[in-house]
């Protein structure tokens, strides 16, 4: 210098003018209530002050917080999800570290990565044969022959088909062949060593009995109740109680004049069931659903597993602990904007210069906008900056 | 905001254990018939199976991501 890999950050700045939203901030004016009055309260207007979008606010794909479905705990079944191992975390499908496999010369990157000798299913076409069976071409032996070949038997090495063909390479062996035998590699089984584990290593045994698909059913291990802030609670307003359905059980015993009390039994509590607890057993105009009407206000509502900086400690790391400082929209159909000037980054144009570069002009320029709140993932993104590392070339 | 469902020819839809070539009706084009048109008959064209990545020998179908449409809910 060229090419590449990993990680982090920014996403225009300042000022003037004009607007928008919010404030349980302040001042002033007006109206209403109250008071004899000062004053206080409420509403409205205006001015000032303070605050006012993102790294993804997005997709709504995971995990939670929170609220309701009367409740709590356990077991079984169904359904759904996760899927190498260990750790982190409130939790996760996220993150970190490790293992194994694959790609790259390398830095480094990628992996839905449990089980196919538990079972079922599928493997089109081609091919002899698609998983315990077979032979199209072929190889070999024997017999026949009209010398073209034919018949019987053996074989699966080679050819051919296919995405995939019943271990691979080499040697021995044989009529020809074949794990038939041997060596190495692969596979399976066994214990041993190292490691928390995934797994790795060497050893012994077995000639191989085991094709692929589980993002087909399934098996194994683990996890999970459902709905969602338009959840839910309260106030006000409105209305015709319109339609459909369910509860049908006067349970028994004891005490008491009775009201009632105690025990047993029955029913209900969002699959079934067990235990605990609660409610009901003539109590009512009870409960559920649909339809109609009302469509206003308050709460939930933003300070929480908060975020960030610095220092120390533990840990390889993710992360955790302690101390200290800083930061914080909360509207409720939805505000966070517009314009002008200067500067700065990039882009484009013109001119000068051999070139580096200089001068002038134009252009605010990507994806996109909170809607209960957090932790992640994924997707979109003009341009710029910083750090670390790898390969090649040149020079020393 | 939240929760579902769908995407195949110009339109409306089939496509079932993933399999060779993706179909049907209407519409369109050409020809015949007719004086002309319609109807009828014969023939034909027309597909990014919404897009991308993956699983598989093979994807409209299975899995993931994206885009678009549509419905419900105070």
């Nucleotide at each position: 210098g060229c090419g590449g890999a990993g990680g982090g950050g920014c996403g225009g700045a300042u000022g003037g003018c004009c607007g928008c939203c919010a404030a349980c901030g302040g001042g002033c004016a007006c109206u209403g209530g109250u008071u004899u009055g000062c004053g206080c309260c409420a509403g409205c207007g205006u001015c000032c002050u303070u605050g006012g979008a993102g790294g993804a606010a997005a997709g709504u794909c995971c995990g939670g917080a929170c609220u309701c479905c009367c409740a709590g705990a356990g077991g079984c079944a169904a359904c759904g999800g996760u899927g190498c191992c260990g750790g982190g975390u409130a939790a996760c499908a996220c993150c970190c570290g490790g293992g194994c496999g694959g790609g790259g010369c390398a830095a480094c990157c990628c992996g839905a990565c449990g089980g196919a000798a538990a079972g079922c299913g599928c493997c089109a076409c081609a091919g002899a044969a698609a998983u315990g069976a077979a032979a199209c071409c072929g190889c070999u032996g024997c017999g026949g022959u009209c010398c073209g070949c034919c018949g019987c038997a053996g074989c699966a090495a080679g050819g051919g088909u296919g995405a995939a063909a019943c271990g691979g390479u080499g040697g021995g062996g044989u009529a020809a062949g074949a794990g038939c035998c041997c060596a190495c590699c692969g596979c399976c089984g066994g214990g041993c060593u190292g490691g928390c584990a995934a797994c790795a290593g060497a050893c012994c045994g077995g000639g191989c009995a085991u094709g692929g698909c589980a993002a087909g059913c399934c098996c194994c291990a683990c996890c999970g109740g459902g709905a969602g802030c338009a959840a839910u609670g309260c106030c006000a307003a409105a209305u015709a109680g319109g339609g459909a359905c369910c509860g049908c059980g006067c349970g028994c015993c004891g005490g008491g004049c009775a009201a009632c009390c105690g025990g047993c039994g029955g029913g209900g509590c969002u699959g079934c069931u067990u235990c605990u607890g609660c409610c009901c057993c003539a109590g009512c105009a009870g409960g559920u659903c649909c339809g109609g009407g009302u469509u206003g206000g308050c709460a939930g509502c933003u300070a929480g597993a908060g975020g960030g900086g610095u220092g120390c400690c533990g840990g390889u790391a993710a992360c955790g602990g302690c101390a200290u400082c800083c930061c914080a929209a909360g509207a409720g159909g939805a505000a966070u904007g517009g314009u002008c000037a200067u500067c700065u980054c990039g882009g484009g144009g013109u001119g000068g210069g051999c070139a580096a570069c200089c001068a002038c002009c134009c252009u605010a320029g990507a994806c996109a906008g909170a809607a209960u709140c957090c932790g992640g993932c994924u997707u979109a993104c003009a341009g710029c900056c910083c750090c670390u590392c790898c390969g090649c070339g040149c020079a020393u | 905001g939240c929760c579902g469902c769908c995407g195949u020819a110009g339109c409306u839809c089939a496509g079932u254990u993933g399999g060779u070539u993706a179909g049907a009706g209407c519409g369109c084009c050409u020809g015949a018939u007719u004086g002309u048109g319609g109807a009828u008959c014969a023939g034909g064209a027309g597909g990014u199976c919404c897009c991308c990545c993956g699983u598989u020998c093979g994807a409209g179908c299975c899995g993931g991501g994206g885009c678009g449409g549509u419905g419900g809910u105070a």
Record summary: Two RNAs folded together computationally: RNase P RNA and transfer RNA, 470 nucleotides in total. It holds a member of the Rfam family "Bacterial RNase P class A". By type it is a ribozyme.